Context: one part of a larger RNA
Molecule: small-subunit ribosomal RNA, central domain
Organism: uncultured bacterium
RNA sequence: UUGGGCUUAAAGGGCAUCUAGGCGGUUUUUCAAGUCAGGGGUGAAAACUUAUGGCUCAACUAUAAGCUUGCCUUUGAAACUGAAAGACUAGAGUACUGGAAAGGUGGGUGGAACUACACGAGUAGAGGUGAAAUUCGUAGAUAUGUGUAGGAAUGCCGAUGAUGAAGAUAACUCACUGGACAGAAACUGACGCUGAGGCUCGAAAGCGUGGGGAGCAAACAGGAUUAGAUACCCUGGUAGUCCACGCCGUAAACGAUGAGUGCUAGGUGUUGGGUCCUUUCCGGGACUCAGUGCCGCAGCUAACGCAUUAAGCACUCCGCCUGGGGAGUACGACCGCAAGGUUGAAACUC
Numbered sequence: 001u002u003g004g005g006c007u008u009a010a011a012g013g014g015c016a017u018c019u020a021g022g023c024g025g026u027u028u029u030u031c032a033a034g035u036c037a038g039g040g041g042u043g044a045a046a047a048c049u050u051a052u053g054g055c056u057c058a059a060c061u062a063u064a065a066g067c068u069u070g071c072c073u074u075u076g077a078a079a080c081u082g083a084a085a086g087a088c089u090a091g092a093g094u095a096c097u098g099g100a101a102a103g104g105u106g107g108g109u110g111g112a113a114c115u116a117c118a119c120g121a122g123u124a125g126a127g128g129u130g131a132a133a134u135u136c137g138u139a140g141a142u143a144u145g146u147g148u149a150g151g152a153a154u155g156c157c158g159a160u161g162a163u164g165a166a167g168a169u170a171a172c173u174c175a176c177u178g179g180a181c182a183g184a185a186a187c188u189g190a191c192g193c194u195g196a197g198g199c200u201c202g203a204a205a206g207c208g209u210g211g212g213g214a215g216c217a218a219a220c221a222g223g224a225u226u227a228g229a230u231a232c233c234c235u236g237g238u239a240g241u242c243c244a245c246g247c248c249g250u251a252a253a254c255g256a257u258g259a260g261u262g263c264u265a266g267g268u269g270u271u272g273g274g275u276c277c278u279u280u281c282c283g284g285g286a287c288u289c290a291g292u293g294c295c296g297c298a299g300c301u302a303a304c305g306c307a308u309u310a311a312g313c314a315c316u317c318c319g320c321c322u323g324g325g326g327a328g329u330a331c332g333a334c335c336g337c338a339a340g341g342u343u344g345a346a347a348c349u350c
Stems, first nucleotide, its partner, number of pairs: 003322004008303001012318001014201001017198001021194003025088007033081002035077008048066007091191001092188003096183003103177007110154001114150007125136002162169002206247006215241002220236004258317006266295013299306002323350003332343004
């Protein structure tokens, strides 16, 4: 626990989907739960407030009224919320037409490079660095030609480009499959938005089982550098990186900016559509929808900056923050094979 906030000061959940809940378009009729108005009952006394009295005043005290913000009951109103019934099409969706895309999964194929091996030709160096050395090489290396094998990644195109909810996705091709966009307006008729819990997905590293292993490369070894050098540099090199299945569930998971809807000057690129005008063709122009960039007005901001892709103006729903350290720690619980993850304090101290 009010208030004020969440790009950068503490603070947006990694992302989606959905349950409860919260919120919800236009219009007609009815009801009257919320709401509003009137009446009645009750709301102990004391206390409190006001008025008037009693002690010479006051404190104190008496009487009356108020207060008791509420509850119950009754009569009415019907704008708004709600409930019931009906209607609608601007939200949402279905069907149709069309093109775009590294969206996903599985299979197939290709070229360059690399390494190894074999053979040819060839001879003394090669490699590496700031300079060297470790290293490789007369048992023929490096450079070069041919062939074979293997694994991984896909140059140019390539982009402020595209797609996806996010993580992410890039050679070519086949199959299966998801979503978005545009256009028309046939159909449904509010079917919507958000979303605590739940459930799914979720880079890299790591873990389990079985494969694979070219290059790269934690650990490790050696050579250098240095006062030292458990590093930076060099030569090697194992896990790993790759595949299948199963876990893990975290990241500066970032736009450090939750989702949705509406409104609010413009200018200029670009991607995918559409309409119209123009043009012999190529193309050009105007308008428009959806994305993606830059600049910029109003407005906002502590400033930087943001600015129709808002950090502007509003509404709905969720998450989160509340001085620094202790601490994302301890304890407990749940999850995990483990590593650990999620939830998450206090003492003390400044």